A computed fold for a 689-nucleotide part of an RNA from Odoribacter sp. OttesenSCG-928-L07, annotated as large-subunit ribosomal RNA, domain II.
Its mean pLDDT, the model's own confidence on a scale to 100, is 84.

Context: one part of a larger RNA
RNA sequence: GCCUACGAGUUAUUAAGGUUGGCAAGGGUAAGAGACAAUAGUUUUGUACCCGAAGCGAAAGCGAGUCCUAAUAGGGCAUUUAGUCAAUCUGAAUAGACGCGAAACCAAGUGAUCUACCCAUGGUCAGGAUGAAGUUUUGGUAACACAACAUGGAGGUCCGAACCCGUUGACGUUGAAAAGUCUUGGGAUGAAUUGUGGGUAGGGGUGAAAGGCUAAUCAAACUUGGAAAUAGCUCGUACUCCCCGAAAUGCCUUUAGGGGCAGCCUCUAUAUAAUUUUGCCGGAGGUAAAGCUACUGAUUGAAUGCGGGGGCUUCACCGCCUACCAAAUUCAGACAAACUCAGAAUGCCGGUAAAAGAUAAUAGGGAGAGAGGGCAUGGGUGCUAAGGUCCAUGUCCGAGAGGGAAAGAACCCAGACUAUUGGCUAAGGUCCCCAAAUAUAUGUUAAGUUGAAUUAACGAGGUGCUACUGCUUUGACAGCUAGGAUGUUGGCUUGGAAGCAGCCAUUCAUUUAAAGAGUGCGUAACAGCUCACUAGUCGAGCGGUAGUGCGUGGAUAAUAAUCGGGCAUAAACAUAUUACCGAAGCCAUAGAUUUGCACAGAUAAUGUGUAAGUGGUAGGGGAGCAUUCCAACAGCGCCGAAGGUGAAUCGUGAGGUUUGCUGGAGCGGUUGGAAAAGAAAAUGUAGGC
Numbered sequence: 001g002c003c004u005a006c007g008a009g010u011u012a013u014u015a016a017g018g019u020u021g022g023c024a025a026g027g028g029u030a031a032g033a034g035a036c037a038a039u040a041g042u043u044u045u046g047u048a049c050c051c052g053a054a055g056c057g058a059a060a061g062c063g064a065g066u067c068c069u070a071a072u073a074g075g076g077c078a079u080u081u082a083g084u085c086a087a088u089c090u091g092a093a094u095a096g097a098c099g100c101g102a103a104a105c106c107a108a109g110u111g112a113u114c115u116a117c118c119c120a121u122g123g124u125c126a127g128g129a130u131g132a133a134g135u136u137u138u139g140g141u142a143a144c145a146c147a148a149c150a151u152g153g154a155g156g157u158c159c160g161a162a163c164c165c166g167u168u169g170a171c172g173u174u175g176a177a178a179a180g181u182c183u184u185g186g187g188a189u190g191a192a193u194u195g196u197g198g199g200u201a202g203g204g205g206u207g208a209a210a211g212g213c214u215a216a217u218c219a220a221a222c223u224u225g226g227a228a229a230u231a232g233c234u235c236g237u238a239c240u241c242c243c244c245g246a247a248a249u250g251c252c253u254u255u256a257g258g259g260g261c262a263g264c265c266u267c268u269a270u271a272u273a274a275u276u277u278u279g280c281c282g283g284a285g286g287u288a289a290a291g292c293u294a295c296u297g298a299u300u301g302a303a304u305g306c307g308g309g310g311g312c313u314u315c316a317c318c319g320c321c322u323a324c325c326a327a328a329u330u331c332a333g334a335c336a337a338a339c340u341c342a343g344a345a346u347g348c349c350g351g352u353a354a355a356a357g358a359u360a361a362u363a364g365g366g367a368g369a370g371a372g373g374g375c376a377u378g379g380g381u382g383c384u385a386a387g388g389u390c391c392a393u394g395u396c397c398g399a400g401a402g403g404g405a406a407a408g409a410a411c412c413c414a415g416a417c418u419a420u421u422g423g424c425u426a427a428g429g430u431c432c433c434c435a436a437a438u439a440u441a442u443g444u445u446a447a448g449u450u451g452a453a454u455u456a457a458c459g460a461g462g463u464g465c466u467a468c469u470g471c472u473u474u475g476a477c478a479g480c481u482a483g484g485a486u487g488u489u490g491g492c493u494u495g496g497a498a499g500c501a502g503c504c505a506u507u508c509a510u511u512u513a514a515a516g517a518g519u520g521c522g523u524a525a526c527a528g529c530u531c532a533c534u535a536g537u538c539g540a541g542c543g544g545u546a547g548u549g550c551g552u553g554g555a556u557a558a559u560a561a562u563c564g565g566g567c568a569u570a571a572a573c574a575u576a577u578u579a580c581c582g583a584a585g586c587c588a589u590a591g592a593u594u595u596g597c598a599c600a601g602a603u604a605a606u607g608u609g610u611a612a613g614u615g616g617u618a619g620g621g622g623a624g625c626a627u628u629c630c631a632a633c634a635g636c637g638c639c640g641a642a643g644g645u646g647a648a649u650c651g652u653g654a655g656g657u658u659u660g661c662u663g664g665a666g667c668g669g670u671u672g673g674a675a676a677a678g679a680a681a682a683u684g685u686a687g688g689c
Base pairs, nucleotide, nucleotide: 001689002688003687004686005685006684011095012094013093014092016090017089018088019087020086021085022084023083026051027050028049032045033044034043035042036041055062056061065077066076067075068074098236099235101233105226106225107224108223109222110221116200117199118198119197120196121195122194123193124192125190127159128158129157130155134151135150137148138147139146163187164186165185169182170181171180202218204214205213206212239624240623241622242621243620244619249262250261251260252259253258264368265366266365267364268363269362270361274359275356276355277354278353279352280351281350282349283348290340291339296336297335300332301331302330303329307325308324309322310321311320312319372397373396374395375394376393377392378391379390380389381388402413403412404411417591418590419589420588422587423586424585428581429580430579431566432565433564437578439577440576441575442574443573444572450568451567458553459552462550463549464548465547466546467545468544469543470542471541479537480536481535482534483533485510486509487508490504491503492502516531520529521528592614593613594612595611596610597609598608599607600606625678627675628674629673630672631671632670633669635667636666643662644661645660646659647658648657649656650655
């Protein structure tokens, strides 16, 4: 892991509600007793007691009323009749209460054969090294001291086996081993090590102290019991079909992943249009936009300048001035969630008309849910950041399949009862992958731009179009040929300044077809080359500004790139048009089922017609299938029961029936009843493989 078996809403009591039945202003007995029967019951009795038929008040009490009260006012609660008993179903309460699951707490006991420490009594430590005190002798001293050679054999001394330990590395890690092996290490006469016997016990022991050890268990051992502790937590919770179908919100909560009440779902009953949408009519309002010499506050420029600062003046006051600040006022501009003189659209309330159609409401039984999420819009917060966060309105996902977006919970289209190798469409598409146009018309793009995610400021004789405007056959624009002069080297400045370092200027005048007191290059300064301007040549368009379409640079990410791919100059982009494809949408054909209505039927069951339905998680409701046993009735079976294994067939399904082979002795049907009544999941339990 698989297979098989087992494995989870039970039982009792109480009160509540539904259904069915009995009796009914009444209903019912309990224990006990009698009879039948035989240890299962049935029936009769038993009227104690319980509920109901009257309530109100704290009560006395009064009573269809009563209480509050001075009240005959006013108000609260009652009064206009339905109960009760049994069975069964639903949820609740109390019990282990759907099942499994703690860590823990308490009580009584069992442990020191492991290990910690202690007590008693024993054992063990190869060999080698060092050479303390003391002592003899000699030297030495007045005597000591002291020195030397010997002797001696001290030490938590040294090296190193046994022994004890466990420093390093490797191996081992479903091991040879629930702590080892090899290597390398530390101690090895000591606070050493070890045998045997004994002692200390669980909030206790013992501890050279690590919360260590106390029998592979220790921040409180183990065993049994309280005990099915408790678990607002996790996991699991078993057959089918049909109808409806949520919530992730508000308030409160030692509350926030749990609850209570309400909202939202379902079922039953009631009386009913009270409901919804749209049109019209009538209302309340202060949002958006807007506005502000209409307030409050904020605010830019200008004018005026109360007041202040500074300067001048003066003995002082007065006075004068100002590139300063600046109130108030005026003119112009302009801001606001906590500004509004004004002021929408929506939304909200009421009336009315039309349409829809069990929609709404009330009472009662049962819930779930109270972690929501994305998108669009209006806002707060944040950085007008977030797949951020907090509200509001809508929608979808949640609980929604199908088609499109390459792929995708919520984006676009569209809501799946079943079947059909039928048809029409939506979004989106029509060269190939891939169903359908290599469609039509007119343009644009040259960048593979683009071909359904990814940008800007800014730059640029890319290119199409539009508008306005200038020049132009009296010849434009571009090119070519020629000229481009004189006063004059203007004046000043300067070493120099001659068109061209700089400054000044009514930058003037002359000759001219035209020629600046000079557009740029150049020189030390001149010179030189150009330009403006003019003529000739040529012969038809040439410039400028603004707007707009498509392109271009800007352009940068980590494994190899790409429009989904191939590829495409259209199969790209824009505008217009026609055709086709395309979904579980719509239609067609056949069928199933639910609800309402009509008809038939007996006001039933059922049938026919018709209208509207039939996605669905949590959850509510309805109808069924199967298993075991019991009762009654009627049956099957050695001419082959149950069980096993194939086939056919019926039913929407759970399932049923028939039959072949096997098997070899019991079994099913109908109607009721009762449950140890359905497994794929619980790191489920046991067995097998």